RNA sequence: CUUAUCCAGAGUGGUUGAGGGACCGGCCCUGCGAAGCCCGGCAACCGAGCCCGCCAGACGGCGGGAAGCGGUGCCAAUUCCGACUCCGCGCCCGACGCGGAGGAAGAUGAG
Numbered sequence: 001c002u003u004a005u006c007c008a009g010a011g012u013g014g015u016u017g018a019g020g021g022a023c024c025g026g027c028c029c030u031g032c033g034a035a036g037c038c039c040g041g042c043a044a045c046c047g048a049g050c051c052c053g054c055c056a057g058a059c060g061g062c063g064g065g066a067a068g069c070g071g072u073g074c075c076a077a078u079u080c081c082g083a084c085u086c087c088g089c090g091c092c093c094g095a096c097g098c099g100g101a102g103g104a105a106g107a108u109g110a111g
Base pairs, nucleotide, nucleotide: 001111002110003109004108005107006106011039013038014037015036019029020028021027024082025081026080040075041074042073045071046070047069050065051064052063053062054061055060079105084102085101086100087099088098089097090096
């Protein structure tokens, strides 16, 4: 950089001891123990193996399924919400509130 996904799911464990939720604004979590590490778990993106169907009928290719061995990932709150644009409604009218669509940014996998 490209592409797919992001409203599901996952601990009353051990260790340690002050932060954490990307950034900004909110709003939250946290000594009834944050982050990290270990163990445990969730999920099924990639690889291997298994089952079914189709194509080919030699190798193999495509689709679906179950499983969870390996590589990642993930385990408060929708990516916690917003942040830019557009649309609808409301009002005490503004850099407001609510709802919807799109986008930006970000995260993760694969390339």